[in-house]
Notes
Predicted 3D model of a 72-nucleotide RNA (transfer RNA) from a Candidatus Microgenomatia bacterium. Rfam family: tRNA. From the family's description: Transfer RNA (tRNA) molecules are approximately 80 nucleotides in length. The sequence is in RNAcentral, with records from ENA.

């Protein structure tokens, strides 16, 4: 320097334009003489940053920032 795929909860992923959703983790409660597992409740991401498009955008469209990959 071209091309590309990605950026979502602490972590790993969903969500193909209409209230962002699970696992695991975390607090709480039960359970146990007490721990692990278990079971039930809960809190936790205005979605990488600015524009545009739209009655609405995690989603479509440019830019920038960061991370893989690829050609030269």
């Nucleotide at each position: 320097g071209c091309c590309u795929g990605g950026a979502u909860a602490g972590u790993u992923u969903a969500a193909u334009g209409g209230c962002a959703a699970a696992a695991c983790a975390c607090a709480u409660u039960c359970u146990u003489g007490g721990u692990a597992a278990g079971a039930a409740u809960g809190a936790g991401a205005c979605u990488g940053a600015g524009g545009g498009u739209u009655c609405g955008a995690u989603u479509c469209c440019c830019u920038c920032u960061c991370c893989g990959g690829g050609c030269u």
Background
Lineage of the source: Bacteria > Bacteria candidate phyla > Candidatus Microgenomatota > Candidatus Microgenomatia (nom. nud.).